C1' cells in the first nucleotide's frame, strides 16, 4: 500500500423490502422452613456514522470511522 468480511438489547445471535425476534443474563411475582431449580410477567434497541434510493430501509447503494483477515 491494495483486496475481502464483519458492526442488530447487558453477552452470543436470528430477522422474504412491510410491528426488530430467541437464548443467557437483570428486576418482579409464584412455588420452598431456607437456598438452588422451576414457572409467569416486565424492563432493556438512534439496528456503528452520514447522506441515497423508494409509498415503506436492519435488509439495496455509496462514503466514513472501527475490527477481523488475506496479498505484496
Nucleotide at each position: 500500500g491494495g483486496g475481502a468480511a464483519u458492526a442488530u438489547a447487558a453477552c452470543u445471535c436470528a430477522a422474504c423490502g412491510g410491528u426488530a425476534g430467541a437464548g443467557u443474563g437483570u428486576a418482579u411475582g409464584c412455588u420452598u422452613u431456607g437456598c438452588a431449580a422451576g414457572u409467569a410477567u416486565a424492563a432493556g434497541g438512534u439496528u456503528a456514522u452520514u447522506g441515497g434510493u423508494u409509498c415503506a430501509a436492519a435488509u439495496c447503494c455509496a462514503a466514513u470511522u472501527a475490527u477481523u483477515u488475506c496479498c505484496a

Transfer RNA from Coscinodiscus wailesii, 72 nucleotides, folded computationally. Rfam family: tRNA. It is annotated as a transfer RNA. Rfam's curators write: Transfer RNA (tRNA) molecules are approximately 80 nucleotides in length. The prediction has a mean pLDDT of 82. Lineage of the source: Eukaryota > Stramenopiles > Bacillariophyta > Coscinodiscophycidae > Coscinodiscus.